[in-house]
Molecule: c-di-GMP-I riboswitch aptamer
Organism: Bacillota bacterium
RNA sequence: ACCCGAUAAUGGCAAAACCAGAGAAAUUUGGUGACGCAAAGUUGCGGGGCUAAGGUUUUUAGUUGCAGGCUGGUGUGCAAGUUGCUUAACUUGGCAGAUAGGCUGUAACUAAGCUACUAUGCCAGCCGGACUGCCGGG
Numbered sequence: 001a002c003c004c005g006a007u008a009a010u011g012g013c014a015a016a017a018c019c020a021g022a023g024a025a026a027u028u029u030g031g032u033g034a035c036g037c038a039a040a041g042u043u044g045c046g047g048g049g050c051u052a053a054g055g056u057u058u059u060u061a062g063u064u065g066c067a068g069g070c071u072g073g074u075g076u077g078c079a080a081g082u083u084g085c086u087u088a089a090c091u092u093g094g095c096a097g098a099u100a101g102g103c104u105g106u107a108a109c110u111a112a113g114c115u116a117c118u119a120u121g122c123c124a125g126c127c128g129g130a131c132u133g134c135c136g137g138g
Base pairs, nucleotide, nucleotide: 002138003137004136005135012037013036017032018031019030020029021028022027035125041131042130043129045128046127047126048123049122050121054118055117056116059112060111061110062109063108064107065106066105067104069103070102071101073099074098076096077095078094079092080091081090082089083088
């Protein structure tokens, strides 16, 4: 230096659970506690896994803008009818155009909820890699 982990020895770490804290969550920090671990030391490099704050998608509601169509309200002009009469009143909604409301479509924004996707978040005690390390054997 490399490989291995039998037998020891000095020791080391700390699962679940509980308490307190951080976090949207996954998870994590400290304490108690030991299921286990020869790297259960460090490292998000590769694989894999977890979460979904934010983002996208989707649903509902509201507000605003735009579009032309439908609906029916109001006024005006024309036309027709009635009365009266030489110039007026009333009626019809037949035509034209104006105006605002409702419905429909579309765009943007806001609020709420859910489905799906997504890591920049997390897991080293999931596997592998990299770095470091005690003892013993070869």